[in-house]
RNA sequence: CGGGCCGUAGCGCAGCCUGGUAGCGCGCAUGCAUGGGGCGCAUGAGGUCGUGGGUUCGAAUCCCGCCGGCCCGA
Repeated sequence: CGGGCCGUAGCGCAGCCUGGUAGCGCGCAUGCAUGGGGCGCAUGAGGUCGUGGGUUCGAAUCCCGCCGGCCCGA
């Protein structure tokens, strides 16, 4: 320098192809339960979807640039 994949909640990921309410598990908080914990059950909080633009009535999703990580080539 060129190419590919990835970036979404504290952590691990789905959703993207085919645009239309942002989800799952673990974790966390509160409550129930227990003599007290753990397990279990219920409820809840937590997101500028890496970033800046474009297209669109509408973008996590489509298009372009940039940033970061991993891999391949030179």